Predicted 3D model of a 72-nucleotide RNA (transfer RNA) from an Elusimicrobiota bacterium.
Rfam family: tRNA. It is annotated as a transfer RNA.
Lineage of the source: Bacteria > Pseudomonadati > Elusimicrobiota.
Its mean pLDDT, the model's own confidence on a scale to 100, is 82.
RNA sequence: CGGGGUGUGGCUCAAUGGUAGAGCGUUCGCUUGGGGUGCGAGAGACCCCGGGUUCGAUUCCCGGCACCCCGA
Numbered sequence: 001c002g003g004g005g006u007g008u009g010g011c012u013c014a015a016u017g018g019u020a021g022a023g024c025g026u027u028c029g030c031u032u033g034g035g036g037u038g039c040g041a042g043a044g045a046c047c048c049c050g051g052g053u054u055c056g057a058u059u060c061c062c063g064g065c066a067c068c069c070c071g072a
Base pairs, nucleotide, nucleotide: 001071002070003069004068005067006066007065010024011023012022013021018055026042027041028040029039030038048064049063050062051061052060
């Protein structure tokens, strides 16, 4: 320098146009003599940034940024 991929709660990942879910973690409660396990409930991400398309964008398009892979 060229090509490709990835970017979403604290972590790991879903969601291929209709106001974002799960597991783990975490908080509270129940259970226990206490803890663990189990059960129930709650908090927590406006989706990397900017622009465009659209009635509507995490999703499609363009440009950036970061990281990873391949090539030179």
The sequence was found in a public genome assembly.